[in-house]
RNA sequence: CUGAAUAAUAAGCUUAAUCGUAUAGAGCGGGGGAAUCAUUAUCGGCAGUAAAGCUGCCUUGGGGUGAAUCCUUACAAAAGGUAGGAAACUCUCAAUUCCGAAUCCGACAGUUAACCCCGUUUGCUUUAUUGAGAGAAAGA
Numbered sequence: 001c002u003g004a005a006u007a008a009u010a011a012g013c014u015u016a017a018u019c020g021u022a023u024a025g026a027g028c029g030g031g032g033g034a035a036u037c038a039u040u041a042u043c044g045g046c047a048g049u050a051a052a053g054c055u056g057c058c059u060u061g062g063g064g065u066g067a068a069u070c071c072u073u074a075c076a077a078a079a080g081g082u083a084g085g086a087a088a089c090u091c092u093c094a095a096u097u098c099c100g101a102a103u104c105c106g107a108c109a110g111u112u113a114a115c116c117c118c119g120u121u122u123g124c125u126u127u128a129u130u131g132a133g134a135g136a137a138a139g140a
Base pairs, nucleotide, nucleotide: 010126011125012124013123018026019025027120028119029118030117031116032115037110044058045057046056047055048054061108062105063104064103065102070081071080072079073078084099085098086097087096089135090134091133092132093131094130095129
């Protein structure tokens, strides 16, 4: 001098996941749950018990969180595309680059006021993709 790793601080991206006097909080999110409206379906498997509409376990039916759904490729694997989503102040348009998973409930849940319950993380970066228009903020 160059490169890499680790730790701390600061500022950001993704995400509901931030703030705080650090709380029984605030904010931002999610689920259950009447009437009304809508729907007209459901009867799954195994075990326990004399039997089961009861209890326990399971996941193929169904449902939830999420952008992550669907199609094709003979099957598995894998691949290609796709609804949809992300990219550094915000919105719109265009282009470019990427994502397009995973997981939970356990036969069961539509909408849903009151009411009840739950989450507040994960993975990364160090001038960040570009152009145009409109606005905001800051500076002079």